Transfer RNA from a Patescibacteria group bacterium, 73 nucleotides, folded computationally. It matches the Rfam family "tRNA". By type it is a transfer RNA. Rfam links the family to the GO term triplet codon-amino acid adaptor activity. The organism belongs to Bacteria candidate phyla, within Bacteria. Model confidence (mean pLDDT): 80 of 100.
RNA sequence: GCCCCCAUAACUCAAUUGGUAGAGUAACGGCCUCUUAAGCCGUGAGUUCCAGGUUCGAAUCCUAGUGGGGGCA
Numbered sequence: 001g002c003c004c005c006c007a008u009a010a011c012u013c014a015a016u017u018g019g020u021a022g023a024g025u026a027a028c029g030g031c032c033u034c035u036u037a038a039g040c041c042g043u044g045a046g047u048u049c050c051a052g053g054u055u056c057g058a059a060u061c062c063u064a065g066u067g068g069g070g071g072c073a
Base pairs, nucleotide, nucleotide: 001072002071003070004069005068006067007066010025011024012023013022019056027043028042029041030040031039049065051063052062053061
């Protein structure tokens, strides 16, 4: 220098291939317990890496960029 893959909640990952983002863990609140842990119930949490484009509608498609990983030279 060229090519491929990945980036979504604090963390680990989904999202049926365009129809408006969800689970587990963690955190917080409640129940239980003498107390803690465990268990049960509930709650909040997101500019989907960034900037444009296409579309009625984009996490998803297109372009460029950033970061990480891999391959070739």